[in-house]
Molecule: c-di-GMP-I riboswitch aptamer
Organism: Gemmatimonadales bacterium
RNA sequence: UCGCGACAAAGGCAAACCCGCUGAAAGGCGGGGACGCAAAGCUACGAGGCUACCGCCGGCGCAGGAGUGCCAGCCAGGCCAGUCGGGUUGCCGAA
Numbered sequence: 001u002c003g004c005g006a007c008a009a010a011g012g013c014a015a016a017c018c019c020g021c022u023g024a025a026a027g028g029c030g031g032g033g034a035c036g037c038a039a040a041g042c043u044a045c046g047a048g049g050c051u052a053c054c055g056c057c058g059g060c061g062c063a064g065g066a067g068u069g070c071c072a073g074c075c076a077g078g079c080c081a082g083u084c085g086g087g088u089u090g091c092c093g094a095a
Base pairs, nucleotide, nucleotide: 004093005092012037013036017032018031019030020029021028022027035082041088042087043086045085046084047083048080049079050078055074056073058071059070060069061068062067
């Protein structure tokens, strides 16, 4: 240095849940809080998953018309790195 990961040492992060903010939502941010994590640091490159404002399409209702409301389906350029893989950076040094 690389591989590897200890009933080691110093630390680090922070699930669910609660509160606030934000977003149409998924989600994100902050505070509290710890289920856990050797990368549970960063990165949306691959796979997979989540949401559907707008848009498309169908049905139903109101309605003179224009339009309008509801429901279902489709839709990612939005989101998830604590779903997995890849890339990249990094503390310590037992076997």